Background
The RNA shown here (c-di-GMP-I riboswitch aptamer) has 75 nucleotides and comes from Epsilonproteobacteria bacterium 4484_65. Its Rfam family is "c-di-GMP-I riboswitch aptamer". Rfam describes the family as follows. GEMM was predicted in a large-scale screen for bacterial structured RNA regulatory elements.
[in-house]
RNA sequence: UUUUGAAAAAGCCAAACUUAUCGUGAGGUAAGGACGGAAAGCCGUGGGUCUUUAGUAGAUUGCCAGGUUACCAAG
Repeated sequence: UUUUGAAAAAGCCAAACUUAUCGUGAGGUAAGGACGGAAAGCCGUGGGUCUUUAGUAGAUUGCCAGGUUACCAAG
């Protein structure tokens, strides 16, 4: 540098739900909480789905791809 892999070790993230709050809305943020995750880190680039005042507007990366960065182990 690259490939593969996981709960071996150190760690990391946090579904549903609840409370508060922001938003017309899909949804977002914070706290609690853990279904799960080897990128469930980041980027709305393509597709899908959803919202909408139906547009040259938004949401979703824990929907699928892609790009990019990264711990450990083995090759």